Context: one part of a larger RNA
RNA sequence: GGAUGAACGCUGGCGGCGUGCAUAACACAUUCAAGUCGAACGGGCAAAUAAGCUUCGGUUUAAAUGCCAGUGGCGGACGGGUGAGUAACGCGUGAGCAACCUGCCUAUGCGAGGGGGAUAACACAGGGAAACCUGUGCUAAUACCGCAUAACAUACAGAGGGAGCAUUCCUUUUGUAUCAAAGAUGAAAAUUGCGCAUAGAUGGGCUCGCGUCCGAUUAGGCAGUUGGUGAGGUAACGGCUCACCAAACCGACGAUCAGUAGCCGGACUGAGAGGUUGAACGGCCACAUUGGGACUGAGAUACGGCCCAGACUCCUACGGGAGGCAGCAGUGGGGAAUAUUGGGCAAUGGGGGAAACCCUGACCCAGCAACGCCGCGUGAAGGAAGAAGGCCUUCGGGUUGUAAACUUCUUUGACGAGGGACGAAUACUGACGGUACCUCGAAAACAAGCUCCGGCUAACUACGUGCCAGCAGCCGCGGUAAUACGUAGGGAGCAAGCGUUAUCC
Repeated sequence: GGAUGAACGCUGGCGGCGUGCAUAACACAUUCAAGUCGAACGGGCAAAUAAGCUUCGGUUUAAAUGCCAGUGGCGGACGGGUGAGUAACGCGUGAGCAACCUGCCUAUGCGAGGGGGAUAACACAGGGAAACCUGUGCUAAUACCGCAUAACAUACAGAGGGAGCAUUCCUUUUGUAUCAAAGAUGAAAAUUGCGCAUAGAUGGGCUCGCGUCCGAUUAGGCAGUUGGUGAGGUAACGGCUCACCAAACCGACGAUCAGUAGCCGGACUGAGAGGUUGAACGGCCACAUUGGGACUGAGAUACGGCCCAGACUCCUACGGGAGGCAGCAGUGGGGAAUAUUGGGCAAUGGGGGAAACCCUGACCCAGCAACGCCGCGUGAAGGAAGAAGGCCUUCGGGUUGUAAACUUCUUUGACGAGGGACGAAUACUGACGGUACCUCGAAAACAAGCUCCGGCUAACUACGUGCCAGCAGCCGCGGUAAUACGUAGGGAGCAAGCGUUAUCC
């Protein structure tokens, strides 16, 4: 000098764009943050209207339509947060899988025949303070279960051809065995959904080469440990797991242990080499009160799912229950320190739905903060051998100083009034927002501070103080004329900021 997610002191006009708990992965009141589908299903409630009866109060039947808990489907594995753990194939980079999976989507080829038994809802009965639970009875489905059909699928057996880096792979063909399905809407046409297979796309899983902090005042480490055979398990390879066998394997090219740490694209700095760093944005990983476990599912070992244990908090009729902000706001606490319990789904994107639409604290906006960067303003021109006042003085004057006053002019921002968008995708639909922007109006009117002035380092005098009070980044100032302390005048530098502190280069 540059830089910062900064803080502190003094000061503070406006706008644009960004950024904003770095500390206690401390504890959390409250709202909201993941639902949706009645065109899968049986029901319940309401009911326009129509018809019948009527004592004119109403009532019965049919019923468009709407709403709803439940069964069922898809989605809650995305999106959002955090950085605790992790020195690891975690990440980065480059390869490999002849050892793998992939819902929704796309393309293609086939198929969807015929049956069965339940169960929630509901009704009744019962238990419990509650959370909720039990029994009996009834019922539906795109819920569940057999059967049929069956191949380019799988398994086994056989034959032929081809290929390869090995285990092997591809392809043609024969036989045997095994495994599917669901309907809905519509007057219909049709649309949509369902099953199997192949291919693609997308997303993942696994393996390997290389790279990835510090300590030797850590030198030996390891027992599923290292390898093999067999089996189990997995989507898949594999000590992944198990039985048996062998005794290996790693290590001064730093094993093991201990400390520290999420990694990267990047960011800061530097001429570069390099050094430091990993906030915001993007990719990957890990975690979701602590520890463990599996279930469901195409996908989780699942932040707002389940079970168990621990700690903590809450309710309780003491028998038993409920909870998890490292989602958005917000509270307490910690701290030098970090914001609103805001608006909207209008846009972009996501989930569900045939759609209308619903949901979306993702997101888009607004609010707060000079926290950062950038831009603008606080007036412009003229104006005296130069007012007053201040300060200094050799008392002559000098300086503040064209500075002010005064004259002329202008109106950016702010203010008042009027108009008024783009963002919307030809119609509907705008939170922002009566915002941006435009026009008019008024008046220099409402808008400047901070640090420094001994040398480094741009900028000097007076008074006060008297090794005191104090200053200080280093050298050093101060003990009676201090350009170094304090005040004043003057000056220098930067400017809505200026200094200080901390950290990096």
The part of an RNA shown here (small-subunit ribosomal RNA, 5' domain) has 505 nucleotides and comes from an uncultured bacterium. The prediction has a mean pLDDT of 85.